[in-house]
Context: one part of a larger RNA
Molecule: large-subunit ribosomal RNA, domain II
Organism: Candidatus Bathyarchaeota archaeon
């Protein structure tokens, strides 16, 4: 890892609720004891339990077996008969009445026109270990210091060399104490270095190792606080510790075994056949709550009742104070005016009173901006109530009651939020009412839970959505017209291109010129007064300053530019001529281009394309589990019938986690009843048919002895692919 076995909602007892029986205003016995064929089961036993009355804390008191009414289903009658009306009307529902508690009174609460009770089954609930499996822990008595730490007893061991402390000997000095020099000596937690002891570096080798701490290499110690045998001693909240929470036998922030023990776990994993119906929540409120759990909301079953209900649009009324918008109030805010001011301040003038003026403050007008917690307005949407349309409801809706539930991390998308936070985020928190996912597959979008299309019972066949039609790829290398030149683009969006910029290029639209000849081009003129006055060295159209006229012309400025020191020189403007058709100059639009940078070569899904890109429009096809046809099934209903069954109805039923509800297949075991089998049981292997399936049934083979049906009944260790699942084999 795989196969093969095992493996997980169980029992009891108490209370609740459905279904079926038994007997009923009563209903049942237990313990016990007897009878039996000792099994099965019968009898006895009424103790006791619940029910039959309730109300009230108690004292204590104590109820309609039916007074009026409506009225379903069901009978009946009558009629103009898929129906209508009328009469009774179990049940049902509404008054009235009652009991009793409170109590002055009214008012109020709980009860009353008799259904319960045993027993078997289901189905949840509590209490137990309560589906299985998992803690880390905590507490008792008990083994342990053969490892290791500490101490005690008692014995071992330490190669060589080096250094050369006290002492001391002899020799010089010296008055002396005592100094010096040279032997001797052999001190030291002393040096260097084998044995021993350590374990510091490569952070080297190994790392399923030679080794659950090792090898190699360097490195520290090595007469001591040294190393070591052997014996003893200290014990678990306690030992020992030259302190590292280190060590107490590979196990230590508190050892190990075994018990309490199936410790508990709101948190994790696993929890075994099948079809058919329905089908969720991820919200509120409360929790020492926030990974839980309780009530309600949302789903499932049952069952009463019997006619309304309501998401949609219209219209009417009746509410509000958001968007906006304003400044009337409160707050904040721009500038200016006037007024007031002994008691705020300066300044002038005065002896002083006092004037005069400037800032400040009040307040008044005007005048500028703003506000979730300002509003003198104030919508749109919302809500409720009433009509009307429209859905829907007797195939019983709306309501009520009972039992079963899951859920209580949500996510996303459009749109609205002058919703809060951030530069913003496929970002975080929130609000309102849809979608969609969750739990929904199918087709499209290259892929892609929620974008588009579309809700899939089964099976054939057509036709079509969204999206598509060169080829990979079903289907147009379809048509009209217009643009793009940039590979722009071949992208609905998710999954970006901005601000500025373009005599790229299309179209619109306005204005002006323009055969009496425009625009550009080219050829010619572009002049006299004059070098206008001034200023200046100079100042002649052109360095400044004034004025900007005349004259003659076809025009030509007292001058737009260049240029000179000034001149001079070269263009413009203006005018003519050649030349022959448009030609400037704004706004607006639509494609393109520039802007435009990211780390391996690279993405329009890819080839690849000038349409197979962009726009506007047509005609075709191609495409889904959709939508039609035609065959089956299933499920609710109605109807007939003892059932089984059939026969109708379904446009408006059969997607489905969590969950619910119903129906069913297989395993083993007992009782009845009934069968196979050595002429070949079980179980194995390989095949055929059958059933929506779970399964069955048959043929062949193989095995070599049991094994089965049952349209009866009854029980259960009943169904495995996962649980780092257990045990085996391989």
């Nucleotide at each position: 890892g795989c196969c093969g076995g095992g493996g997980a909602g169980u029992u009891u007892a108490c209370a609740g609720c459905u279904a079926u029986g038994g007997c009923a205003a009563g209903c049942u016995u237990a313990a016990a004891g007897g009878u039996g064929u000792u099994a099965g089961a019968c009898c006895u036993g009424g103790a006791a339990g619940c029910a039959u009355a309730g109300g009230g804390a108690a004292a204590c008191c104590a109820a309609c077996a039916g007074g009026c009414g409506c009225g379903c289903a069901g009978c009946c009658a009558g009629c103009u008969c898929u129906g209508c009306u009328g009469g009774c009307g179990a049940g049902g529902c509404g008054c009235g009445g009652c009991g009793u508690c409170u109590u002055a009174a009214a008012g109020g609460g709980c009860g009353c026109g008799g259904a319960g009770u045993c027993a078997u089954a289901g189905c949840a609930g509590u209490a137990a270990g309560a589906c299985u499996a998992g803690a880390a822990a905590c507490c008792a008595g008990g083994c342990g210091a053969u490892c290791u730490a500490g101490c005690c007893c008692u014995g071992g061991g330490c190669a060589g060399g080096g250094u050369g402390a006290a002492g001391u000997c002899a020799g010089g000095c010296g008055a002396a104490a005592g100094c010096u020099u040279g032997g001797u000596g052999g001190a030291a937690g002393c040096c260097c270095g084998a044995a021993g002891g350590g374990g510091u570096u490569c952070u080297a080798a190994c790392g399923u190792g030679c080794a659950a701490u090792u090898u190699g290499u360097u490195c520290c110690u090595c007469u001591g606080a040294c190393c070591u045998g052997g014996g003893g001693u200290u014990a678990g909240g306690g030992g020992c510790u030259a302190a590292a929470g280190a060590c107490c036998a590979a196990u230590c922030u508190a050892g190990c075994c075994u018990g309490g023990u199936g410790a508990u776990a709101g948190c994790u994993a696993g929890u075994u056949c099948c079809c058919u119906c329905c089908g969720a929540a991820g919200u509120a409120g409360g929790u020492c709550g926030c990974a839980g759990c309780c009530u309600a909301g949302c789903c499932c079953u049952g069952a009463g009742c019997g006619a309304g209900g309501c998401a949609g649009c219209c219209g009417a009324c009746a509410g509000g104070g958001u968007a906006g918008a304003g400044c009337a109030c409160u707050g904040a805010u721009u500038a200016g005016a006037a007024a007031g001011u002994u008691a705020g301040g300066g300044a002038u003038c005065g002896a002083a009173a006092g004037a005069u003026u400037c800032c400040g403050c009040u307040c008044u007008c005007u005048u500028u901006u703003c506000a979730a917690a300002c509003u003198c307005c104030g919508a749109a949407u919302c809500u409720a109530u009433c009509g009307g349309c429209g859905c829907u409801g007797u195939a019983g809706a709306c309501c009520u009651c009972a039992g079963g539930a899951g859920a209580c991390g949500g996510g996303u998308u459009a749109u609205g939020g002058c919703g809060g936070g951030g530069u913003a985020a496929g970002c975080c928190c929130c609000c309102a009412a849809g979608g969609c996912c969750g739990a929904a597959a199918g087709g499209g979008g290259a892929a892609c839970a929620a974008c588009c299309c579309a809700g899939a019972c089964c099976a054939a066949g057509g036709u079509u959505a969204a999206g598509g039609u060169c080829c990979c790829u079903a289907a147009g290398u379809g048509c009209u017209g217009g643009c793009u030149a940039a590979g722009u683009g071949c992208u609905a969006a998710a999954c970006u291109g901005a601000a500025a910029g373009g005599c790229g290029u299309c179209a619109u639209c306005a204005g002006c010129c323009u055969a009496a000849g425009a625009c550009a081009g080219c050829g010619g003129g572009g002049a006299g007064g004059u070098a206008g006055g001034c200023u200046c060295a100079g100042a002649a159209g052109c360095a400044g300053c004034c004025a900007u006229c005349c004259u003659g012309u076809a025009a030509g400025g007292a001058a737009a530019g260049c240029g000179u020191a000034a001149c001079a020189g070269c263009u413009c403007a203006c005018c003519c001529g050649c030349c022959g058709a448009g030609g400037c100059u704004g706004a607006u639009g639509g494609c393109c281009c520039u802007g435009a940078a990211a780390a391996u070569g690279g993405a329009c899904g890819g080839g690849g394309c000038u349409a197979a890109g962009c726009c506007a429009g047509c005609c075709a096809c191609c495409g889904a589990u959709a939508c039609c046809u035609u065959g089956g099934g299933g499920c609710a209903c109605g109807g007939u019938g003892a059932a089984a069954a059939c026969c109708g109805u379904g446009a408006u039923c059969c997607g489905g986690u969590a969950g619910g509800a119903g129906g069913g297949c297989g395993u083993c075991u007992u009782g009845g009843c009934u069968g196979g089998a050595c002429a070949g049981a079980a179980g194995c292997c390989g095949g055929g048919c059958u059933g929506u399936g779970a399964a069955g049934u048959c043929c062949g083979g193989u095995g070599g002895a049991c094994c089965g049906g049952u349209a009866c009944a009854a029980g259960a260790u009943u169904g495995a692919g996962a649980a780092u699942c257990c045990c085996g084999g391989c």